[in-house]
RNA sequence: AGAGUUGGCCGGACAGUCGCUGUGCCGCAAGGCAUGGAGGAAAGUCCGGGCUCCAUAGGGCAGAGUGCCAGGUAACGCCUGGGAGGCGCGAGCCUACGGAAAGUGCAGCAGAGAGCAGACCGCCGAUGGCCCUGCAAGGGGAUCAGGUAAGGGUGAAAGGGUGCGGUAAGAGCGCACCGCACGACUGGUAACAGUUCGUGGCACGGUAAACCCCACUCGGAGCAAGACCAAAUAGGAACCCGAUGGUGUGGCCCGCACUGGGUUCGGGUAGGUUGCUACAGGCAGUCAGUGAUGGCUGUCGCAGAGGAAUGGCUGUCCUCGACAGAACCCGGCUUAUAGGCCAACUCUUUAU
Numbered sequence: 001a002g003a004g005u006u007g008g009c010c011g012g013a014c015a016g017u018c019g020c021u022g023u024g025c026c027g028c029a030a031g032g033c034a035u036g037g038a039g040g041a042a043a044g045u046c047c048g049g050g051c052u053c054c055a056u057a058g059g060g061c062a063g064a065g066u067g068c069c070a071g072g073u074a075a076c077g078c079c080u081g082g083g084a085g086g087c088g089c090g091a092g093c094c095u096a097c098g099g100a101a102a103g104u105g106c107a108g109c110a111g112a113g114a115g116c117a118g119a120c121c122g123c124c125g126a127u128g129g130c131c132c133u134g135c136a137a138g139g140g141g142a143u144c145a146g147g148u149a150a151g152g153g154u155g156a157a158a159g160g161g162u163g164c165g166g167u168a169a170g171a172g173c174g175c176a177c178c179g180c181a182c183g184a185c186u187g188g189u190a191a192c193a194g195u196u197c198g199u200g201g202c203a204c205g206g207u208a209a210a211c212c213c214c215a216c217u218c219g220g221a222g223c224a225a226g227a228c229c230a231a232a233u234a235g236g237a238a239c240c241c242g243a244u245g246g247u248g249u250g251g252c253c254c255g256c257a258c259u260g261g262g263u264u265c266g267g268g269u270a271g272g273u274u275g276c277u278a279c280a281g282g283c284a285g286u287c288a289g290u291g292a293u294g295g296c297u298g299u300c301g302c303a304g305a306g307g308a309a310u311g312g313c314u315g316u317c318c319u320c321g322a323c324a325g326a327a328c329c330c331g332g333c334u335u336a337u338a339g340g341c342c343a344a345c346u347c348u349u350u351a352u
Base pairs, nucleotide, nucleotide: 001348002347003346004345005344006343007342008341009340010339012317013316014315015314016313017312018311020037021036022035023034024033025032026031039323043334044333046332047331048330049329050328051222052221053220054219063218064217065216066215067214068082069081070080071079072078083097084095085094086093087092098213099212103211104210105207106206120152121151122148123147124146127145128144129143130141131140132139133138160178161177162176163175164174165173179202180200181199182198183197184196185194186193187192226274227273228272229271236265237264238263239262240261241260245259246258247257248256249255281300282299283298284297285296286295287294288293318321
């Protein structure tokens, strides 16, 4: 200098001016003053929790989820560290990573054979026939039965690998080394590992994001949850009064028409209040820890609407500004994101 890896951060700045909105103070009010006012994802609503209500929700069945080990956490499917496997020269990255010797199922095409393997080509044909030859012993043929998983071929996959011995040809058939399985020992909390020891010729193919088995977790609904105050109208309950009543028509009586009246209580609608933002809180320091994280000390107060505020304009400057807008709250994950900055590390080349 170039190419990368990992982690973290920023997301136009400043000033003026006009608005919108929460809170506090002042004011009878109109309004005034002060102060706060989106994000790293506020998003998707995919996990986990707080909070609330329902029948306190215990057991079982069904169903769903998770799935190497240890730790962290309120909890998790998240995070950290480790193991194993895979990828990369490397920094580093990726992994639904329990069980296939409990059972069932599945495997197109190709291929002789696809699961208690399989003779298509090839090899052999020791053994027993057959043919040829020979007086015979024997020799020959690769012809039949048969043997054979070394070699070829098919396939994603063909039942350990290499070598030597062995054999008719072959074969863990025997042996050596490597691999594998099981047991022990050692190290490690564990997953797991081992230039360790022993046993076994080697079995038990693949598939569980197929059924299934094993272990663990899960009650449901959600702030439009829920709590409180509470009109008008209609309906309800209790008590009291009334049938010679009440209301209407009407100046009054008769008549006619309609019909109980009052008080109290409870439910409940509109409406209002609350839940609502101070917490698993931010920042700084320090201690413990490899780390996630936790403890302690100090300090800060940082949106809270209810048709829903967080904006417009002007000026100056720059690298000319991406994705995007809270609605009960928090921890994660995932997805979107112009451009820029910082730290640690890796590889290549060059110079000293």